The prediction has a mean pLDDT of 81. Transfer RNA from a Patescibacteria group bacterium, 73 nucleotides, folded computationally. The source organism's lineage runs through Bacteria and Bacteria candidate phyla. It matches the Rfam family "tRNA". Gene Ontology term of the family: triplet codon-amino acid adaptor activity.
[in-house]
Formats: sequence, C1' cells, structure tokens
RNA sequence: GGGUACGUAGUUCAGGGGUUAGAACGGUAGAUUGUGGAUCUAUUGGUCGCGGGUUCGAAUCCCGUCGUACCCC
Repeated sequence: GGGUACGUAGUUCAGGGGUUAGAACGGUAGAUUGUGGAUCUAUUGGUCGCGGGUUCGAAUCCCGUCGUACCCC
C1' cells in the first nucleotide's frame, strides 16, 4: 500500500429500513439475613466511533474518515 471483519449502556453482546434501541452481568435503594453472600423487588443507565448522503423514515443502506483484529504484498 491492498483486502476482510468488527465498533451499540460501566462490561459481554443482540437488534438484518418503521411505535419508546434491548438482554445478561454491573451500579444504587429497599426486603430478607446476627453480619456478609445468595435470593426477591424497584431503580440507574446510550449524541448506536465520527462526518456526509439516500429515504416519508437509518443503529440498519451508500460514501468518506478514525480506531481495533486478521490476511496479502
């Protein structure tokens, strides 16, 4: 230099054009417990890497760009 995959909550990930972007773990509060753990209930969470485009509508499609991993030279 060329190519492929990935980037979404604090973490691991799902979401494959349409109503409010979700799950698990985690954090906080409460119940329970002699304390802790475990369990249960409630709650807490995101400019969907960034910029632009297409569309009535974009996390999703297209272009550019940045980062990470791998392959080729």